RNA sequence: AAAUAAUGUAAAGCGCUGGUACUUGCUAAUUUGAGCAAGUUGACGAGGGAGAGGUUUAUCGAAAUUGUCAGCGGAUGCCUCUCGGCCACUGCGGUCGUUAGAUAGCCGACAAACCCGCAAGGUGACUUGCGGAACAAAACGGCUAAGCAGAAAAAU
Numbered sequence: 001a002a003a004u005a006a007u008g009u010a011a012a013g014c015g016c017u018g019g020u021a022c023u024u025g026c027u028a029a030u031u032u033g034a035g036c037a038a039g040u041u042g043a044c045g046a047g048g049g050a051g052a053g054g055u056u057u058a059u060c061g062a063a064a065u066u067g068u069c070a071g072c073g074g075a076u077g078c079c080u081c082u083c084g085g086c087c088a089c090u091g092c093g094g095u096c097g098u099u100a101g102a103u104a105g106c107c108g109a110c111a112a113a114c115c116c117g118c119a120a121g122g123u124g125a126c127u128u129g130c131g132g133a134a135c136a137a138a139a140c141g142g143c144u145a146a147g148c149a150g151a152a153a154a155a156u
Base pairs, nucleotide, nucleotide: 014073015072016071017070019069021040022039023038024037025036026035027034044061045060046059050082051081052080053079054078055077083097084096085095086094087093089150090149091148092147103145104144105143106142107141108140115132116131117130118129119128120127121126
């Protein structure tokens, strides 16, 4: 130094990358693009967690002349069961997940990057930090509307 094993920590637009793109250098060429090497980037927030198992292109918008491209892994999604909430009670059924109403209609709110400015690092692509002014949507929030059967109680 590498490999293996064990333990611990970190993350969910999260992590990684030898594809591609971009930058620099070298070589050759002159039909302006090809090869090699080294680097850079490779998702901006909002929203989302009962337990177990399974599964994979698992919600919303912002930004942009130009990849937030492509790929791999994961993940609060989805399905089944158990438990739990709600539908006055019980059973069935439906629907959701402790903020426990899916769907439908109406109403409502808030962000970060981008941008501008000032610094630091790098030949460069680009990276890091501080400040300023904004701007969203939704499966986010609120309101309305909730089945079949049975029994009991109350009122008339």